The RNA shown here (transfer RNA) has 73 nucleotides and comes from an uncultured Candidatus Saccharibacteria bacterium. The sequence was found in a public genome assembly. Its Rfam family is "tRNA". Rfam describes the family as follows. Transfer RNA (tRNA) molecules are approximately 80 nucleotides in length. By type it is a transfer RNA. Gene Ontology term of the family: triplet codon-amino acid adaptor activity.
RNA sequence: CAGGGUGUGGCGCAGUUGGUAGCGCGCGCGGUUCGGGACUGCGAGGUCGUGAGUUCAAAUCUCAUCACCCUGA
Numbered sequence: 001c002a003g004g005g006u007g008u009g010g011c012g013c014a015g016u017u018g019g020u021a022g023c024g025c026g027c028g029c030g031g032u033u034c035g036g037g038a039c040u041g042c043g044a045g046g047u048c049g050u051g052a053g054u055u056c057a058a059a060u061c062u063c064a065u066c067a068c069c070c071u072g073a
Stems, first nucleotide, its partner, number of pairs: 001072007010025004019056001027043005049065005
């Protein structure tokens, strides 16, 4: 320099025909227990790397850009 891949709550991931984001672990409060763990009920937490475009509507499509990884030169 060229091509490709990944980027989504604290962590690991899903979301594959565009329709206002979910799972597991973790966290908070409660139940259970003498207490803890385990189990169980409820809850908080994300402007989907960033910026722009298309659309009534974008995590999803398009363009640019940033970080990391892979391949080639």